Source information
c-di-GMP-I riboswitch aptamer from a marine sediment metagenome, 74 nucleotides, folded computationally. Of the family's consensus pairs, 95% are formed in the model.
RNA sequence: AAAUGGCAAACCCAUUGUGAGAUGGGGGCGCAAAGCCCAGGAUCUGCAGGUAAGCAGACAGCCAGGCUGCCGAA
Numbered sequence: 001a002a003a004u005g006g007c008a009a010a011c012c013c014a015u016u017g018u019g020a021g022a023u024g025g026g027g028g029c030g031c032a033a034a035g036c037c038c039a040g041g042a043u044c045u046g047c048a049g050g051u052a053a054g055c056a057g058a059c060a061g062c063c064a065g066g067c068u069g070c071c072g073a074a
Base pairs, nucleotide, nucleotide: 006031007030011026012025013024014023015022016021029061035067036066037065040063041062043058044057045056046055047054
């Protein structure tokens, strides 16, 4: 390089949450760790506050950290 599998963005439908979002179905932009763990930074939401901090959350397919890991020509 090639092959077999895997995951699944946007969007649509249903349910759910004040919200960010989540779950299921369709879908397929991409992904060699877009597998698992964690949640430090970033981002986003709600409440409060009033330009300075707070509290409670969401996300991880933004950047980091830890563990494991498929095929394979030259």